Model confidence (mean pLDDT): 78 of 100. Predicted 3D model of a 99-nucleotide RNA (Bacterial small signal recognition particle RNA) from an Actinomycetes bacterium. It matches the Rfam family "Bacterial small signal recognition particle RNA". The family's RNA type in Rfam is non-coding RNA gene. Its family is annotated with SRP-dependent cotranslational protein targeting to membrane, signal sequence recognition and signal recognition particle, plasma membrane targeting in the Gene Ontology. About the family: The signal recognition particle (SRP) is a universally conserved ribonucleoprotein involved in the co-translational targeting of proteins to membranes.
[in-house]
RNA sequence: GGUCGGGCCCUGCGCGGCUUGCCCCCGUGAACCGGGUCAGGGUCGGAAGACAGCAGCCCUCAGCGGAUUGGCAAGGGUGCCGCAGGCAGUCUGACUUCC
Numbered sequence: 001g002g003u004c005g006g007g008c009c010c011u012g013c014g015c016g017g018c019u020u021g022c023c024c025c026c027g028u029g030a031a032c033c034g035g036g037u038c039a040g041g042g043u044c045g046g047a048a049g050a051c052a053g054c055a056g057c058c059c060u061c062a063g064c065g066g067a068u069u070g071g072c073a074a075g076g077g078u079g080c081c082g083c084a085g086g087c088a089g090u091c092u093g094a095c096u097u098c099c
């Protein structure tokens, strides 16, 4: 120096992991402009009763908070991970050629 192979490096696919968001779960959550039930009181009625309905209570929308096992999605200065393909470069192993 040549040939073949391998590592670094690049790309793609996959697997795992991290971060974020969403769903599921829990809590909270409407003076009135959500729902239900509506004490008291009010209205109508001769009466029986009916009607509307504040507070309270219950359920919940949006929102807020919590939890992080699970599901979905995205991303990367993620991983001595796996497979495949790589121009050049660099390192290296085997064989071989020349000085």
Base pairs, nucleotide, nucleotide: 001096002095003094004093005092006091007090008089009086010085011084012083013082014081015079016078018075019074020073021072022071023070025066026065027064028063034059035058036057037056042051043050044049